A computed fold for a 71-nucleotide RNA from a Verrucomicrobiota bacterium, annotated as transfer RNA. Lineage of the source: Bacteria > Pseudomonadati > Verrucomicrobiota. The sequence was found in a public genome assembly. The prediction has a mean pLDDT of 83. It matches the Rfam family "tRNA". It is annotated as a transfer RNA. Gene Ontology term of the family: triplet codon-amino acid adaptor activity.
RNA sequence: GCGGGUGUAGUUCAGUGGUAGAAUGCGAGCUUCCCAAGCUUGAGGCGAGGGUUCGAUUCCCUCCAUCCGCA
Numbered sequence: 001g002c003g004g005g006u007g008u009a010g011u012u013c014a015g016u017g018g019u020a021g022a023a024u025g026c027g028a029g030c031u032u033c034c035c036a037a038g039c040u041u042g043a044g045g046c047g048a049g050g051g052u053u054c055g056a057u058u059c060c061c062u063c064c065a066u067c068c069g070c071a
Base pairs, nucleotide, nucleotide: 001070002069003068004067005066006065007064010024011023012022013021018054026042027041028040029039030038047063048062049061050060051059
């Protein structure tokens, strides 16, 4: 330099055009003599910009980060 993959919650991952979810972690409450465990509940997220569309996490383009391959 060229080609390809990935980017979603603190972390690990779902979600393939119509309200963004789970596990775990975190806060609060219940329970307990205390801790742990358990139960209930809450907060928190689509890498950035642009385009298509009535509507974009999803499709298209550029950029950024990261990984792999080729040179």